[in-house]
Context: one part of a larger RNA
RNA sequence: GAUUGAACGCUGGCGGCGUGCUUAACACAUGCAAGUCGAACGCGAAAGGGGCUUCGGCCCCGAGUAGAGUGGCGCACGGGUGAGUAACGCGUGGACAAUCUGCCCUUAUGUUUGGGAUAACAGUUGGAAACGGCUGCUAAUACCGAAUGAGCUCGGGGGUAAAAUUUUGAGGAAAGGCGGCCUCUGCUUGCAAGCUGUCGCAUAAGGAUGAGUCCGCGUCCCAUUAGCUUGUUGGUGGGGUAAUGGCCUACCAAGGCAACGAUGGGUAGCCGAUCUGAGAGGAUGGUCGGCCACACUGGAACUGAAACACGGUCCAGACUCCUACGGGAGGCAGCAGUGGGGAAUAUUGCGCAAUGGGCGAAAGCCUGACGCAGCGACGCCGCGUGAGGGAUGAAGGUUUUCGGAUCGUAAACCUCUGUCGGGGGGGAAAAAUGUAUUGCCGUGUAACUGCGGCGAUAUUGAUGGUACCCCCAAAGGAAGCACCGGCUAACUCCGUGCCAGCAGCCGCGGUAAUACGGAGGGUGCGAGCGUUAAUC
Numbered sequence: 001g002a003u004u005g006a007a008c009g010c011u012g013g014c015g016g017c018g019u020g021c022u023u024a025a026c027a028c029a030u031g032c033a034a035g036u037c038g039a040a041c042g043c044g045a046a047a048g049g050g051g052c053u054u055c056g057g058c059c060c061c062g063a064g065u066a067g068a069g070u071g072g073c074g075c076a077c078g079g080g081u082g083a084g085u086a087a088c089g090c091g092u093g094g095a096c097a098a099u100c101u102g103c104c105c106u107u108a109u110g111u112u113u114g115g116g117a118u119a120a121c122a123g124u125u126g127g128a129a130a131c132g133g134c135u136g137c138u139a140a141u142a143c144c145g146a147a148u149g150a151g152c153u154c155g156g157g158g159g160u161a162a163a164a165u166u167u168u169g170a171g172g173a174a175a176g177g178c179g180g181c182c183u184c185u186g187c188u189u190g191c192a193a194g195c196u197g198u199c200g201c202a203u204a205a206g207g208a209u210g211a212g213u214c215c216g217c218g219u220c221c222c223a224u225u226a227g228c229u230u231g232u233u234g235g236u237g238g239g240g241u242a243a244u245g246g247c248c249u250a251c252c253a254a255g256g257c258a259a260c261g262a263u264g265g266g267u268a269g270c271c272g273a274u275c276u277g278a279g280a281g282g283a284u285g286g287u288c289g290g291c292c293a294c295a296c297u298g299g300a301a302c303u304g305a306a307a308c309a310c311g312g313u314c315c316a317g318a319c320u321c322c323u324a325c326g327g328g329a330g331g332c333a334g335c336a337g338u339g340g341g342g343a344a345u346a347u348u349g350c351g352c353a354a355u356g357g358g359c360g361a362a363a364g365c366c367u368g369a370c371g372c373a374g375c376g377a378c379g380c381c382g383c384g385u386g387a388g389g390g391a392u393g394a395a396g397g398u399u400u401u402c403g404g405a406u407c408g409u410a411a412a413c414c415u416c417u418g419u420c421g422g423g424g425g426g427g428a429a430a431a432a433u434g435u436a437u438u439g440c441c442g443u444g445u446a447a448c449u450g451c452g453g454c455g456a457u458a459u460u461g462a463u464g465g466u467a468c469c470c471c472c473a474a475a476g477g478a479a480g481c482a483c484c485g486g487c488u489a490a491c492u493c494c495g496u497g498c499c500a501g502c503a504g505c506c507g508c509g510g511u512a513a514u515a516c517g518g519a520g521g522g523u524g525c526g527a528g529c530g531u532u533a534a535u536c
Stems, first nucleotide, its partner, number of pairs: 001536004006532005013383006019376002021341001026339003030336003035073003040070002043067001048061005080294003089219008099211002104207008112146004121136006152171007176199006185192003220266003227257003232254008269291004273284004296317005319330004347373001349372003355369001356367004386416004396407004420477001422472005430463001434459010480525005485506003491520005501508002
């Protein structure tokens, strides 16, 4: 000098863009943060309104609505944190003939025929609750058979040195929903078992995406850590996995690593990058992006395409809460917020309008992701606090050699301007979709509905009456902080008298202190200026 997720002191007008628990991975009140689908399925209220009534009740609308349940998809994404980890964790370059991949895309084939349950519900019953038990009824794209099946797995034969390949036998799939139509089929009204469109379902092949595993090289300090290792190193058989492998197991061999630093200890998430520097290098890894790890602590598996799963399950532990003492409930390192710790770090805000995500045919629903707003000079950038004229060089302050000098064109005063702030008026872009109506083209059908594409009109904004524009009034509301001995730009007076004090280094102060304190003046920067801490 530059820099910072800064803090502290004094001061503080406005705006834009960023950024904000670096400490206790400490404990958490409250609310919200993951649902959705009735076009998979069976059930199905009430309030309220109306009608009838023998006053017990019944019927209609509400409404096949609300609602819970079965089932499907999602919950493995998104969001947080950096505790652990010195490791194939990360970075970079490769390998998989040792692998998997839901949803998505392409291609091909199929979607035939049966069955038994079960929740919801009803009845009954246990418990304070959490939550259950028993009996009975019922549906499905839930579950299970049969049929067919190229590929796949297993067995036999041919073939071969071993394969490739060929043949044969066995095992082994599926689910329907919605809309339209009468050309074909069936009954001949019209409907569906028929046809057709669409969304699904099953199998196989390929793609895309994502993931898993392995390897070369690189990746902090300590030798005042020198030896370490028994599933250890390798082999064979077996098990396990999507898959290789001591990953696991039985047996066999006795190996493997290390001064090119093993082992041990300390510290630490890694990178793109960021800061600094002419560079080489050094330091850092907050925000943003990629990867990894973790989710009260430790362990385990289940489901699933994928988890050993932050807002799932089970076990153990610590802690907190409820209890009828028998037993139960919980996990903010999601967004806000609270206590605590600390020098120190924000609102229990608005909205799904946009972008993105989940579900759904769609409308749509959900989304503390995200978009916005609020708070903080925490940082960077921009603007303002007025402009021109004005010498009797006013008053006043300071100083003086008493003549003057200086603050100083500074003020007053005159003439203007109108940024920001204030008041009034107008007022966006961000909107693309989707849906409704309608037009055209293509595709499909026997034909229509449909499906795909392109237009027209209407409708959709949290921010926000914000940005921006215009008008009004008015110099009015808006300057401080540090320093002035040298380094280092900037000097005098008074007070003090080795005292009080200053100080980054050198050093000042003991009666004329440009170095302490005050004043006047000056210098530097300026909505900031200094100090402290830290890095180069």

Overview: Small-subunit ribosomal RNA, 5' domain from Desulfovibrio sp., 536 nucleotides, folded computationally. Model confidence (mean pLDDT): 84 of 100. It matches the Rfam family "Bacterial small subunit ribosomal RNA". Rfam links the family to the GO terms structural constituent of ribosome and ribosome.